Context: one part of a larger RNA
Parts: sequence; structure tokens; C1' cells
RNA sequence: CGUGGAAACUUGAGGGGCGCACUCCCUAGUACGAGAGGACCGGGAAUGACGAACCGCUGGUGUGCCAGCUGUCCUACCAAGGGCACCGCUGGGUAGCUACGUUCGGAAGGGAUAAAUGCUGAAAGCAUCUAAGUAUGAAGCCCUCCCCAAGAUGAGGUUUCAGAGAUUCCUGGGAGACUACCAGGUUGAUAGGUGGUAGGUGGAAGCGCCGCGAGGCGUGGAGCCGAGCCAUACUAAUAAUCCUAGU
Repeated sequence: CGUGGAAACUUGAGGGGCGCACUCCCUAGUACGAGAGGACCGGGAAUGACGAACCGCUGGUGUGCCAGCUGUCCUACCAAGGGCACCGCUGGGUAGCUACGUUCGGAAGGGAUAAAUGCUGAAAGCAUCUAAGUAUGAAGCCCUCCCCAAGAUGAGGUUUCAGAGAUUCCUGGGAGACUACCAGGUUGAUAGGUGGUAGGUGGAAGCGCCGCGAGGCGUGGAGCCGAGCCAUACUAAUAAUCCUAGU
């Protein structure tokens, strides 16, 4: 830009993906074989590698968070804190992201075939799977499973709307390089804040008591945090703008 304007839901021409393998058990120590050994067919259970998704579990990270510790400077000093030292070091760790974690996948089935095996059967009174006809037969081919897909210009279909719908702008993230996408914009829970809370850390400061003291105990599962969840208009999403075709 096109498919008359628009929103939602779709069909699938046509593409892409997947396609793996091993071990054990039963059938059965059966068929077979003198024995040693040891099946086809069929059924079942695990596993490896590969792939996809996810974070309830097990772990990792987690320069948000909590605690402990050293040196030094500062807050006059004590106590309590702050800065710097690889995030100063160490022990933990929410969300998110993850694998070493979890779940799932290859299948089954149908069709046409290859090599191959047949049936009927002449040419060629026999024989012959083939010449007419006809039946089986592969992890392969076409479907079946998953994904994309109407620029499929052959531009499809259905429903609804027609001052409809969409954009700019703003608040944002489950999205993201930008864009796009998605959730919202006061008829509002979109982000922040606030009040709670799952959860993390692990027992704050101050004060009291005990101890000569280092320190311990109590107040008190405390204090701090809380990317998750719930609630709440306190703050900010104000105000405004642009536009088609048909009838």
C1' cells in the first nucleotide's frame, strides 16, 4: 500500500517441526536342536540420548534483603550507626531467571507403494507373480500429531458495529534493543505510596535483672526486610487531538 471502514472469532491452499535406540520380564527354557544353546509372533516394565514446557519439589544465582566479623575515617565521647576496603569478608535468602530439578513427546491408526512374496493366467495345449486382471508387503512416501499460515493479489468465511473503531499522549509490565505486544487512563486498582500478609533473616534498639568481667537472660519468634499476594484513590495516568467508506 492492497483486500469497500472497523472489531472479534475462524477455514487451511501452502510451508516448517517431530520421526531415535537399548536393556529386562512374560509367552517359554516352549518351537528348534543329540547336546551346548535358544527363538519368530505377541504382551508388559524400565532406561539412555535428544526435544519442549515449567519452577510445586531438590539445588544454583539473587551487587533488592537479614545477620555475624575485621581494619580505618566520621557522627564530640560511651553505646548505637554511616562511608570505604572485590557486593570488604562470611553465613543465609523472597521474587525473577534457571538445571543438576519436574512433567510431557517420538507412538498407535489409515492409504498408496519399494525390494520381496503370492492368486488367477495366456502369448507358448505345459510352465510362468504379468502381458489383461488381482492380493499382501518397509523406521521410508501421503495423511494422522505439533507450529506458522488469506500478499492463497485466487487477497476466503462467520458474527457484530458504523461517529463505529483506532492513534498520538500518559501510568505501567506478564512484553521488550527500538518498534511491536499486553494491562490500564478517574465510569479507574495501571504504577507508586499506605495498611495487611505468604515468605526471608534469626532474637533489634532501649530499658531491667544476673555476673568482678568477657557476657548471659527477660521484655519478645523480637526487630528489619518483604520484586510475591490481598486491600485501599493518598500521589500520578490531567487536558486535549486526528481520521474512512458505504448508505
Large-subunit ribosomal RNA, domain VI from a Candidatus Anderseniibacteriota bacterium, 247 nucleotides, folded computationally. The source organism's lineage runs through Bacteria, Bacteria candidate phyla and Candidatus Anderseniibacteriota. The RNAcentral record of the full RNA draws on ENA. Rfam family: Bacterial large subunit ribosomal RNA.